[in-house]
Context: one part of a larger RNA
RNA sequence: UGACGGGACCCCGCACAAGCAGUGGAGCAUGUGGUUUAAUUCGACGCUACGCGAGAAACCUUACCAGGGUUUGACAUGGUGGAUAAUACCAUAGAAAUAUGGGGAUAAUACCCACACACAGGUGGUGCAUGGUUGUCGUCAGCUCGUGUCGUGAGAUGUUGGGUUAAGUCCCGCAACGAGCGCAACCCUCGUCUUUAGUUACCAUCAUUUAGUUGGGGACUCUAAAGAGACUGCCGAUGUAAAUCGGAGGAAGGUGGGGAUGACGUCAAAUCAGCAUGCCCUUUAUAUCCUGGGCGACACACGUGCUACAAUGGCCGGUACAAAGAGACGCAAGCCUGCGAAGGCAAGCAAAACUCGUAAAGCCGGUCUCAGUUCGGACUGAAGUCUGCAAUUCGACUUCACGAAGGCGGAAUUGCUAGUAAUCGCAGAUCAGCAUGCUGCGGUGAAUACGUUCCCGGGGUUUGUACA
Numbered sequence: 001u002g003a004c005g006g007g008a009c010c011c012c013g014c015a016c017a018a019g020c021a022g023u024g025g026a027g028c029a030u031g032u033g034g035u036u037u038a039a040u041u042c043g044a045c046g047c048u049a050c051g052c053g054a055g056a057a058a059c060c061u062u063a064c065c066a067g068g069g070u071u072u073g074a075c076a077u078g079g080u081g082g083a084u085a086a087u088a089c090c091a092u093a094g095a096a097a098u099a100u101g102g103g104g105a106u107a108a109u110a111c112c113c114a115c116a117c118a119c120a121g122g123u124g125g126u127g128c129a130u131g132g133u134u135g136u137c138g139u140c141a142g143c144u145c146g147u148g149u150c151g152u153g154a155g156a157u158g159u160u161g162g163g164u165u166a167a168g169u170c171c172c173g174c175a176a177c178g179a180g181c182g183c184a185a186c187c188c189u190c191g192u193c194u195u196u197a198g199u200u201a202c203c204a205u206c207a208u209u210u211a212g213u214u215g216g217g218g219a220c221u222c223u224a225a226a227g228a229g230a231c232u233g234c235c236g237a238u239g240u241a242a243a244u245c246g247g248a249g250g251a252a253g254g255u256g257g258g259g260a261u262g263a264c265g266u267c268a269a270a271u272c273a274g275c276a277u278g279c280c281c282u283u284u285a286u287a288u289c290c291u292g293g294g295c296g297a298c299a300c301a302c303g304u305g306c307u308a309c310a311a312u313g314g315c316c317g318g319u320a321c322a323a324a325g326a327g328a329c330g331c332a333a334g335c336c337u338g339c340g341a342a343g344g345c346a347a348g349c350a351a352a353a354c355u356c357g358u359a360a361a362g363c364c365g366g367u368c369u370c371a372g373u374u375c376g377g378a379c380u381g382a383a384g385u386c387u388g389c390a391a392u393u394c395g396a397c398u399u400c401a402c403g404a405a406g407g408c409g410g411a412a413u414u415g416c417u418a419g420u421a422a423u424c425g426c427a428g429a430u431c432a433g434c435a436u437g438c439u440g441c442g443g444u445g446a447a448u449a450c451g452u453u454c455c456c457g458g459g460g461u462u463u464g465u466a467c468a
Stems, first nucleotide, its partner, number of pairs: 001468002003465003007462007015452002019416005026307008034298002042053002064293007073119001077118002079115004089102005121282002124280003130276002132271003135267001137265001142181006148157003161172003187259004192228007202217002206215002231253001234247005309409001313368007325356003330349002334345004375406001380401007422444007
């Protein structure tokens, strides 16, 4: 100087407390461990692995296994020689890769064949050789430097102290005076207003219509560009000041809400399987092609979710209101067929124009009456639909039948402070097909916070130390 303390003091955080909803019990989905297996490819392992890499494992992907092939090779560059065709297509053998045969026309530096060698190839090893990227402490308020001063020196000072702040934020003081990386601001978005601009959006006034449909309008909504607006600016109180408390005006008030933004560093943290890369290893195989299987197994254990156990509910009928997105190898109105998944025909739309597209919870009416039920839907049988060479291992969906556990869950444990939790649906990426996951979007919309003694994590000062 640090680190540590079941030392002290000060401060903060959904850290506790106060609340709300959960998890832990059930069934299923998914990931992991274990076990099994020819293989169940590999990585990730307290917080910071476990709906994670994977934003889509039927083939492919695919790296694993079995079998069948190839060996200058599936891919790149270079040499010599040869054939004029090679490929598509057809036939035969085969599971296919591939092999053999047939095969019309034109040109070549191409393509094809043979040979030999340099080499190719490796998702083989090492993340403890690395680059790059990422997680975490933590959006915590810290981490340092120059000069000066002090100390023999390691170092100290500044950065400590008194206040204040979300903040090393600012003020005052001070052997310090300044500065840098962080904080804040500058960026995006939401909330108010103005101006400009009105088409594909809008419709108050005038006509018109089934309908903003048409004429028309430029007011309103909205769209999207430029501005305005908030600064403790004003008032009062307290204070030396910084600032704090209250108030006015205001759409918004003291960082207005949300996002992006992550200092010096820590964990030899993660990744050689995104990519790049040193070294090592392999070269008739650890390379490469194909078919089939596996990654989907199942006594069991754990994590994350979905659906429930019901009446604030289930079912049936009627009826209202979104936002944000996507669309040509696409979204598909409408009509017809089917109980339905869907099928047939087919308008429009590269979209403020057409389509996906009826949002759902809600509201109105009816029914069920506390039961393993008209709750719950697992499992199973049958019949189908769609995608796709192909749904057996192993897809999603529909209809009928079947109708399991489950009566609100032990110890323990998670999230959340406001348009939040809870609850309700919608969209998108991936994608031929496949979502309870993920990423977004809006609808309805709470309770509680006395407080900081305690648990956890963090910041500052100080103290002790057989630690470095």

Predicted 3D model of a 468-nucleotide part of an RNA (small-subunit ribosomal RNA, 3' major domain) from an uncultured bacterium. Model confidence (mean pLDDT): 84 of 100. The RNAcentral record of the full RNA draws on ENA and SILVA.